Large-subunit ribosomal RNA, domain I from a Patescibacteria group bacterium, 553 nucleotides, folded computationally.
RNAcentral holds the full RNA, with entries from ENA.
The prediction has a mean pLDDT of 82.
[in-house]
Context: one part of a larger RNA
RNA sequence: GUCGAUAAUGGAUGCCUUGGGCUGUUGUGCCGAAGAAGGACGUAGUUGGCAGCGAUAUUCGUCGGGGAGGAGUCAACAUCCUGCGAUCCGGCGGUUUCCGAAUGGGGAAACCCGCGCAUUUAUGCGCAGCGUACUAUGAAGGCAACCGAAAGGUUGAGGGUAGUAGUACUGUAGGGCACCUCCUGAACUGAAACAUCUAAGUAGGGAGAGGAAAAGAAAUCGAAUGAGAUUCCGCAAGUAGCGGCGAGCGAACACGGAAGAGUCUAAACCAUAUCGCAAGAUAUGGGGUUGUGGGGCUCCUAAUAUGGGAGAAACAUGGAUAGCAGAACGUGCCGGAAUGCACGACCAAAGAGAGUGAAAGUCUCGUAUGCAAAAUCUAUGUUUCCUCUAUGGAGUUCCCAAGUACCAUGGAGCACGAAGGCUUUGUGGGAAGCUGGGGGAACCAUCCUCCAAGACUAAACACGCAACAGCACCGAUAGUGAACGAGUACCGUGAGGGAAAGGUGAAAAGCACCCCGGAAGGGGAAUGAAAUAGUACCUGAAAUUGUCGACUA
Repeated sequence: GUCGAUAAUGGAUGCCUUGGGCUGUUGUGCCGAAGAAGGACGUAGUUGGCAGCGAUAUUCGUCGGGGAGGAGUCAACAUCCUGCGAUCCGGCGGUUUCCGAAUGGGGAAACCCGCGCAUUUAUGCGCAGCGUACUAUGAAGGCAACCGAAAGGUUGAGGGUAGUAGUACUGUAGGGCACCUCCUGAACUGAAACAUCUAAGUAGGGAGAGGAAAAGAAAUCGAAUGAGAUUCCGCAAGUAGCGGCGAGCGAACACGGAAGAGUCUAAACCAUAUCGCAAGAUAUGGGGUUGUGGGGCUCCUAAUAUGGGAGAAACAUGGAUAGCAGAACGUGCCGGAAUGCACGACCAAAGAGAGUGAAAGUCUCGUAUGCAAAAUCUAUGUUUCCUCUAUGGAGUUCCCAAGUACCAUGGAGCACGAAGGCUUUGUGGGAAGCUGGGGGAACCAUCCUCCAAGACUAAACACGCAACAGCACCGAUAGUGAACGAGUACCGUGAGGGAAAGGUGAAAAGCACCCCGGAAGGGGAAUGAAAUAGUACCUGAAAUUGUCGACUA
C1' cells in the first nucleotide's frame, strides 16, 4: 500500500408525524373617545420561558351544560379545592395598571409635572383639537350727522357679520391582511436596435368607504321585427375592428344562465309665517316627477278600494354559539405485551377514522341514527302596528334642472393610435324651452328611438376569516420563513434582512448499591423484550480514523 474483520466518527437512508400545502361546501365579516389595533409592566407558595389574566390580575358574578376529579404547560415539590357539584365547556355581565388616535401640560412611548370640583381624607370625577347647533358678547369696514383747508377726527343709528367665550353632542379623529372606489402614476421589458406603440392605467404613491365596494332605473341599445336599470358567468370571438396595419391590442349587439325592485327631489300652483310701501324675497308644509310627452291651473267625470315596503314588535319554525343517547366477544396458543393464530359466538341505518404494549366491527373515543338551550345572535313565515300607493276627458299654454347643451381648439376615456362618431374635460364662444331637445359612427334628408344638465336603491359579483369534508399534495435540506420559547436567536444607525434546531422506551421502570477516578467517564449490579434503546438516546450508509488479521509489486 491493497483486501477483510472489528470499533470509532458522522448523520445519509428507512419508518414515523405533532406541522404545513391545496380544493370544495356552509357560515360569517368591521374595531375605536363607553379609549381600538398593537404593546410595556405586572400577576402563581416556590416562577425563568410560553400561554392566560389585569391591583377583583393563573381570575369575579350570573344563567345554562357537565359529572369526578382538579389547581395551564415545560415540570416537579409543597399546600389546597371538589357530590353543599370543583376543574372544564358555552351565553350574558364585572374588573380591565401604564403607553398607544392618546385627548389637562410636557415627553427621549409605557415616564415627568399640574389645575378645578366633590369628599367618608382615602380617593373619585373633570380639564386637547376640529365640526355642528344654541347662548352671550361683539369689531374693522360701510352709512348718516358734526368739526376741519386737507389729512383726518368725534358721535350716532343699524347690522348682530368676522372674531371671542360658554353650553350641548353615543359627531370626528386612529386601526384593518386581502378585496373596493377615486386622484396620481413609472421603468425594465417586447417590437429581435428604437422614437409612435408595448409593458400598463400594471407596479409604486395619495385620499376615502364598507362588509362588501362600485354601478344602477335610458337624453340606453338596436335595425326596419324589436329589446327594456345595474352587476356577474357562458357564448358570440380571437370575430368586427384598431395597429411604425409592425410587435401587438381587441370589442359590441344578439343568445343561454345567476339575481331581480324600483323610487325620491327641483319647477309650475296653493297655504301659513316673517320681512317689505309695493313688486317680491325667504322659511315650512301641501302639490308634482313624465316621453303612446308629463305635470300645474279651470271645468266635467269615476272611485272610497287595491297592492307594495328596502320598517318595528310579538309569535311560530329552522340554524349558530355548550352538549346527550348510541349495538355487538369469549377461550386456548406463541409472545414482554394480543388487536396476531386456532376454535366457537354476536352486532350492523354503525365494517368512516383514531387510540390502546404487534394487525380490534363487538376494549376506548367515535361512526350510522335519533335528541337537546336558561341566555345571546340569526334566517324564513304569520299576525299586529307603522308607512307608501290610484281614474278618464276637454280647455288653457303656466312649468319641466344654463355658463348647461352645442360649436371651435388642445387633451383624456371608449378594443378604436386624429380620419371620423360617442363620453369627459382645459381655453374661447354660447342656445332652445315641447311647434322643444339628445342619439342612431363624417354630414344632409326621411324614419326610428330616447328626455341630459338633481338624488337614492337590496340581490346575483370580489376578498378575508371560521367550521366541516377531502386530496394519484409534502414528510423534517421536503412542506409555510417557522412541526421545536420563530418573524425567535442573530445581523444592520435604519428601512430591512433572517436562520439552525423533530424521534429513548409500551411504561422512566431515566441505572438503588459496590469499585476505579479530582471530575468527566468507566467496570460490576439492577430495570427493561432489548441498554451497541442510557436522555451526546429508533434505524445508523459514505467520506474519515484506530486496532487486528491476510497478502507483498